[in-house]
Context: one part of a larger RNA
RNA sequence: GCCUACGAGUUACUCCUCAGUGGCAAGCUUAAGUAGUUCAGCUACGUCAGGCGAAGCGAAAGCGAGUCUUAAUAGGGCGAGUUAGUCACUGGGGGUAGACGCGAAACUAUGUGAUCUACCCAUGACCAGGUUGAAGUGCCGGUAAAACGGUAUGGAGGACCGAACCAGUACACGUUGAAAAGUGUUUGGAUGAGUUGUGGGUAGGGGUGAAAGGCCAAUCAAACAUAGAAAUAGCUCGUACUCCCCGAAAUGCAUUUAGGUGCAGCCUUGAGUUUAGUAUUAUAGAGGUAGAGCUACUGAUAAGGCUAGAGGGCUUCACCGCCUAUCAAACCUUGACAAACUCCGAAUGCUAUAAUAUAUACUCGGGAGUGAGGCUAUGGGUGCUAAGGUCCAUAGCCGAGAGGGAAAGAACCCGGACCAUCAGCUAAGGUCCCCAAAUGUGUGCUAAGUUGAACUAACGAGGUGCGAUUGCAGAGACAGCUAGGAUGUUGGCUUGGAAGCAGCCAUUCAUUUAAAGAGUGCGUAACAGCUCACUAGUCGAGCGAUUGUGCGUGGAUGAUAAUCGGGCAUCAAGCACACUACCGAAGCUAUGGGAUUAAUUAAUUAAUCGGUAGGGGAGCAUUCCAAUAUUGCAGAAGCAGAAACGACGAGUUUUUGUGGAGAGAUUGGAAAAGCAAAUGUAGGC
Numbered sequence: 001g002c003c004u005a006c007g008a009g010u011u012a013c014u015c016c017u018c019a020g021u022g023g024c025a026a027g028c029u030u031a032a033g034u035a036g037u038u039c040a041g042c043u044a045c046g047u048c049a050g051g052c053g054a055a056g057c058g059a060a061a062g063c064g065a066g067u068c069u070u071a072a073u074a075g076g077g078c079g080a081g082u083u084a085g086u087c088a089c090u091g092g093g094g095g096u097a098g099a100c101g102c103g104a105a106a107c108u109a110u111g112u113g114a115u116c117u118a119c120c121c122a123u124g125a126c127c128a129g130g131u132u133g134a135a136g137u138g139c140c141g142g143u144a145a146a147a148c149g150g151u152a153u154g155g156a157g158g159a160c161c162g163a164a165c166c167a168g169u170a171c172a173c174g175u176u177g178a179a180a181a182g183u184g185u186u187u188g189g190a191u192g193a194g195u196u197g198u199g200g201g202u203a204g205g206g207g208u209g210a211a212a213g214g215c216c217a218a219u220c221a222a223a224c225a226u227a228g229a230a231a232u233a234g235c236u237c238g239u240a241c242u243c244c245c246c247g248a249a250a251u252g253c254a255u256u257u258a259g260g261u262g263c264a265g266c267c268u269u270g271a272g273u274u275u276a277g278u279a280u281u282a283u284a285g286a287g288g289u290a291g292a293g294c295u296a297c298u299g300a301u302a303a304g305g306c307u308a309g310a311g312g313g314c315u316u317c318a319c320c321g322c323c324u325a326u327c328a329a330a331c332c333u334u335g336a337c338a339a340a341c342u343c344c345g346a347a348u349g350c351u352a353u354a355a356u357a358u359a360u361a362c363u364c365g366g367g368a369g370u371g372a373g374g375c376u377a378u379g380g381g382u383g384c385u386a387a388g389g390u391c392c393a394u395a396g397c398c399g400a401g402a403g404g405g406a407a408a409g410a411a412c413c414c415g416g417a418c419c420a421u422c423a424g425c426u427a428a429g430g431u432c433c434c435c436a437a438a439u440g441u442g443u444g445c446u447a448a449g450u451u452g453a454a455c456u457a458a459c460g461a462g463g464u465g466c467g468a469u470u471g472c473a474g475a476g477a478c479a480g481c482u483a484g485g486a487u488g489u490u491g492g493c494u495u496g497g498a499a500g501c502a503g504c505c506a507u508u509c510a511u512u513u514a515a516a517g518a519g520u521g522c523g524u525a526a527c528a529g530c531u532c533a534c535u536a537g538u539c540g541a542g543c544g545a546u547u548g549u550g551c552g553u554g555g556a557u558g559a560u561a562a563u564c565g566g567g568c569a570u571c572a573a574g575c576a577c578a579c580u581a582c583c584g585a586a587g588c589u590a591u592g593g594g595a596u597u598a599a600u601u602a603a604u605u606a607a608u609c610g611g612u613a614g615g616g617g618a619g620c621a622u623u624c625c626a627a628u629a630u631u632g633c634a635g636a637a638g639c640a641g642a643a644a645c646g647a648c649g650a651g652u653u654u655u656u657g658u659g660g661a662g663a664g665a666u667u668g669g670a671a672a673a674g675c676a677a678a679u680g681u682a683g684g685c
Stems, first nucleotide, its partner, number of pairs: 001685006011097003015094010027052003033045005056063002066078004100238002103235001107228006118202009127192001129161003132157001136153006165189003170185004204220001206216003241619006251264005265370002267367007277358009291344001292342002298338002302334004307328001309327002311324004373398010403414003418593004423589003429583003432567003438580001440579006451569002459554002463551010480538005486511003491505003517532001521530002594609007620674001622671007630663002638658008
């Protein structure tokens, strides 16, 4: 892991409540028990037992269709006025019990353990071999005597090296091991606070501990066994056959409350009310949002003007006075801001009335589940106008929704699946091939493989298409080529030098000219030289400037080598506009069939039939019991195969083989009544 068996809403109660069925009814009903009997039963009694109901109010005495409060006859509270109950059975829900099943860690009580291990007590045992050489002592030296020195002897030590023994340092192996802690090599101690045998002691909030929360029988931040005990578990997991109808919630308030619960909301079911509900249109309203505005308030605010006040300067003994590219109230002109500003002010939404359409809506009972929501769009708060962020509001969808499209995808786009069909039409989206349908038509654009669904900016650029405005041009433009580009003069100053060209100055002037600056740039130490502006000739038709817009270009950078989903495509299969045809879904239609609800013509019509939690309805199967009627050794159940039926299903029937003794059917009744899951239990493989 698979198979087989087992495995979870049960049972009790003079308990509560609701529904259905039945008996009796202003009443209903017996319990224990007794007697009888056709004996799991039934009948009678038990009746001046008890219970519920028919009357309530008050704390009570008590009064009573009233009563209590009160001084009250007032007012107010609860009642009557509106009579249906009760007993039994069945079912839904609740209560008390283990109460759908399994599951703690723990707590308490009483006991059992120191044969493991910790420490202690008593009594025994053990430690190869080698090394070092303390004190003391003898002798010699030495001293006044000592001290002290040398040498010999001696044999001390939690001394040294190292086996047994004890330990367990490092590495490797082992890791379903040879072993629930080991093996190999290596290592520490090895006369000591040493190791060890035997017997004994200390016991669970207790022991013992050279102290690690260590050890106390492979168990220790409180051992083990049994009991209380089915402890408790707002937690996790699991909870078993079928079909039909409806179908949620993830919100509000409260909570020692936040992953629980109560009430409400939303779902279902029964009864009732009878047009209340919803939508559209029209009309009439309330309101202060979006927007807008502000010499309409409150506040904030840019520039200028005008001008109080303040600062600074001048003047003066002082006062006065004068000035201002200082600050600035009020006022004026222009500009512009606000969730907690408004002189204004929508669209929606909301309220009311009417009409039309539709089929809900509400009330009272039974049963729930939900009370972790999520994404997208829009209006906002918060955050960074960050987040697949967070908190509200409105709508949709997912949740609980399959199908088609977006390569692939809970939520995006299209669209809501009763069943069948080798029928048709469409939606979104597509039509070169993968891949169903256009290598469609017309006109442009793009040259970047841009692009071919969806990520890029500021900024840069004679890419290219189409516009707008404007200048020059057969009196010859623009570009190229040929030639000129001079003179006063090397302007003056400055300077070592300054001659168009280091720098300064300026009526940068004048002359000759077709034209030529007291000079645009390069250059020289300074000159020289090259060149430009400007002009003529040649050439012969368009040439510039600014600006708008379409498509492209650089900017451009990510983690598996790359790629539009791929192949590939510019001879578009790319982009833009227009048009036609086709494909394309469980949508719509067609044909046949089923079910639910409603209506009426009663066998037709219409509508409906996605679905989690959950509510309601109808059935199938298993075991046993009763009654009735059956079946079986001429072959029951069971097992294996096949066919048919149930025009859905759970399932049922027949038949063949096997098997070898019991077993169905109908109508009722009763349950140890259905397994895929619970790291389920047991067995087998």
Source information: Large-subunit ribosomal RNA, domain II from a Candidatus Fermentibacteraceae bacterium, 685 nucleotides, folded computationally. The source organism's lineage runs through Bacteria, Pseudomonadati, Candidatus Fermentibacterota, Candidatus Fermentibacterales and Candidatus Fermentibacteraceae. It was read from a public genome assembly.